[in-house]
Order: sequence, then structure tokens, then C1' cells
RNA sequence: CUCAGAAAAUAGCAAACUUAUUGAAAAAUGGGGGCGCAAAGUCACGGGUCUAAAGCUUUAUAGCUAUGGCGGCUGGACUGCCUGG
Repeated sequence: CUCAGAAAAUAGCAAACUUAUUGAAAAAUGGGGGCGCAAAGUCACGGGUCUAAAGCUUUAUAGCUAUGGCGGCUGGACUGCCUGG
């Protein structure tokens, strides 16, 4: 430097649920909690997906749409612990 993650070791993160706040919502953040994760570390450039306030359409119900989200959906980029080859 590169490949792998079977068994370890030192750590790390934190699902569902709950609670408070923000938000139209999706969801995010803080506390509790621990399903799991070898990148479940960081990043919305691509795919996918969630929501639909405003806007447009509709007799109405509703429908369409991201400028709003999801990195624990995925591709990719950057960084990183240990062990072994």
C1' cells in the first nucleotide's frame, strides 16, 4: 500500500419503543432504550424511496408535483480501529 473479516481484543454507533422540542408532513434534535452494524463514520452527485405546506387540476372525494427529507435503501467519493494474507 492492497485484499479479507472466521475467531478475538480495545473502543464506537444506536433500531423499534418512549419522552420533550421543532416542523404542514416526512422527519430531525435532546434524554431514556438496545434491534442490530466491520464503516450503522462523513458527504444529497446518481438511482430509489417518504412527505405534499404552497402551487396546479378536479363538482367533490381526491390526484400531480420538491424547493422538504431518508447515508440504518443503494451506487459512488473521502476518512478510519484491530487481526490475518